Predicted 3D model of a 73-nucleotide RNA (transfer RNA) from a Minisyncoccales bacterium. Rfam family: tRNA. Rfam classes the family as a transfer RNA. Its family is annotated with triplet codon-amino acid adaptor activity in the Gene Ontology. Taxonomically the source falls in Minisyncoccales (Bacteria, Bacillati, Minisyncoccota, Minisyncoccia). The coordinates come from a structure-prediction model, not an experiment, and the mean pLDDT is 80.

[in-house]
RNA sequence: GCCCUCGUAACUCAAUUGGUAGAGUAGGAUCCUUUUAAGAUCAAAGUUGCAGGUUCGAGUCCUGCCGAGGGCA
Numbered sequence: 001g002c003c004c005u006c007g008u009a010a011c012u013c014a015a016u017u018g019g020u021a022g023a024g025u026a027g028g029a030u031c032c033u034u035u036u037a038a039g040a041u042c043a044a045a046g047u048u049g050c051a052g053g054u055u056c057g058a059g060u061c062c063u064g065c066c067g068a069g070g071g072c073a
Stems, first nucleotide, its partner, number of pairs: 001072007010025004019056001028042004049065005
């Protein structure tokens, strides 16, 4: 230098070939318990790496850039 895969909540990961962004864990509140742990319930947490484009509609498609991993030279 070229090619491929990946980037989504604090962390680990989903999202069915474009149609409401979700789960578990952690953290918070409440219940339970003499108390803690365990358990139960509830709520919150996201510019989907960044910037553009296509589209009625983009996490998903296209372009550029940034970062991580791998391959070739």